[in-house]
Source information: A computed fold for a 74-nucleotide RNA from Cytophaga hutchinsonii ATCC 33406, annotated as transfer RNA. Model confidence (mean pLDDT): 81 of 100. It matches the Rfam family "tRNA". Rfam links the family to the GO term triplet codon-amino acid adaptor activity. By type it is a transfer RNA.

Parts: sequence; C1' cells; structure tokens
RNA sequence: GGCGAGGUAGCUCAGCUGGUUAGAGCACAGGAUUCAUAACCCUGAGGUCUCGGGUUCGAGUCCCGAUUUCGCUA
Repeated sequence: GGCGAGGUAGCUCAGCUGGUUAGAGCACAGGAUUCAUAACCCUGAGGUCUCGGGUUCGAGUCCCGAUUUCGCUA
C1' cells in the first nucleotide's frame, strides 16, 4: 500500500427487516439482611451510539468521507 472486521454506559458486549423507551452482565450509589464483612435480594444513577455529511416522515441500523483499533496479505 491492498483487502476484511470493529468503535454503543466506567469495563465486556447485545440491538431482529429503519419505527415510537437504546438494553444486558460486571462495576458504582442508596436500601434491606448480618454482631460485622462478603454473598444473595430491592431500588437508582450513568449514553453526543467515534466524527462530519447525505437519503428518509423517521437512522445505532442504509449511503459517502474522515479517524482510530484489530486481522490477513504484498
């Protein structure tokens, strides 16, 4: 350089065919329980869906470009 895959919560990842609320586990905060801690249970907070543009009534999802990570290859 060429090709392919990925970037969604603090971390690891889902998200069906574009559709009305963006989710799970862990972590975190509060509560309950306990003599106390851990575990278990209840509740809660936390999101510019990498960035810019386009299509559409509507985009995490489709299209184009940029950027970045990983893999293959010369």